[in-house]
RNA sequence: ACGUUGACCCUGCCGAAUCCCGGCGCCCGCCGGGAACGGGGGACCCACUCCCUGGGGUGCAUCCUUCCGGGCUGGAAGGACGGCGACUUCCGACGCCGAACCCGUCAGCUAACCCCGUAGGCGUUCGGAGGAGCGUUG
Numbered sequence: 001a002c003g004u005u006g007a008c009c010c011u012g013c014c015g016a017a018u019c020c021c022g023g024c025g026c027c028c029g030c031c032g033g034g035a036a037c038g039g040g041g042g043a044c045c046c047a048c049u050c051c052c053u054g055g056g057g058u059g060c061a062u063c064c065u066u067c068c069g070g071g072c073u074g075g076a077a078g079g080a081c082g083g084c085g086a087c088u089u090c091c092g093a094c095g096c097c098g099a100a101c102c103c104g105u106c107a108g109c110u111a112a113c114c115c116c117g118u119a120g121g122c123g124u125u126c127g128g129a130g131g132a133g134c135g136u137u138g
Base pairs, nucleotide, nucleotide: 001136002135003134004133005132012122013121014120018035019034020033021032022031023030024029036118037117038116039115040114041113046108054106055103056102057101058100062080063079064078065077066076067075068074081098082097083096084095085094087131088130089129090128091127092126093125
């Protein structure tokens, strides 16, 4: 400089959710320990400081408006916002998702210190610009 990241496949992807050691005869699985990763509680300083409404946490998974006679952790519609879409960043379009659970009246930040988790799910759209990787040639 040019080309390429297409198809098939899964050795891939989202997520903190992986790895190692020991035991249960082995695999699976379970139990125990460690590392790594993720999260919570918890001083000084700082922030806050009244009343009502309880409040807080994990997680993308929340907020607002209207309607359902009223209320509600219920339903419907609309909007905002957030997450995912397979090398990666930004932009645009499109599609899908916005669950569930925990603490128990308590929680700002937070050194020391303390505690908890390592589940699940999927086979993944199109266009533009840049980056990175790979290949070829010089």